[in-house]
Molecule: Guanidine-I riboswitch aptamer
Organism: Frankineae bacterium MT45
RNA sequence: GCGAGGCGUGUCUAGGGUUCCGUACGCGUGGCAUGGCGACUGGCGACAGCGACGCGGGGUCUGGUCCGAGAGACACAGGCGAUCGUCGGCGCCCGCCGGUCGGUCGUUCCACGGCGGGAGAAAAGCCCGGGAGAU
Numbered sequence: 001g002c003g004a005g006g007c008g009u010g011u012c013u014a015g016g017g018u019u020c021c022g023u024a025c026g027c028g029u030g031g032c033a034u035g036g037c038g039a040c041u042g043g044c045g046a047c048a049g050c051g052a053c054g055c056g057g058g059g060u061c062u063g064g065u066c067c068g069a070g071a072g073a074c075a076c077a078g079g080c081g082a083u084c085g086u087c088g089g090c091g092c093c094c095g096c097c098g099g100u101c102g103g104u105c106g107u108u109c110c111a112c113g114g115c116g117g118g119a120g121a122a123a124a125g126c127c128c129g130g131g132a133g134a135u
Base pairs, nucleotide, nucleotide: 008076009075010074011073012072015067016066020064021063022061023058025056026055027054028053029052031050032049034048035047036044037043078108079107080106081105082104083103084102085101086099087098088097089096090095110130112133116128117127118126
């Protein structure tokens, strides 16, 4: 100087948007009958009010669902090393070597980063991507 690896899965979080739910608002329909009207005890429903249903746009709506980290968390699996067991080999003991086998312990570091593009509704710290580039 060049190249490769630095991995996988799950549950979450930061973050993300808006399909669905919810929500606030507007409109409409029919309901109730507190105000009101009318009337005098029997009623009415245009307006205000209450709640129901439907429609609309709103994520510059907290939220549920949803997406979600290489450089976030935890766990599992895996890799590597040590050790113990077990099985096999060196004819036996000792010792040594080995295994699609099991247990325990240790280790699994570091990490700045676009523009642009992609995707169930959409967006993103998702994917392209530990890429380009920078140090």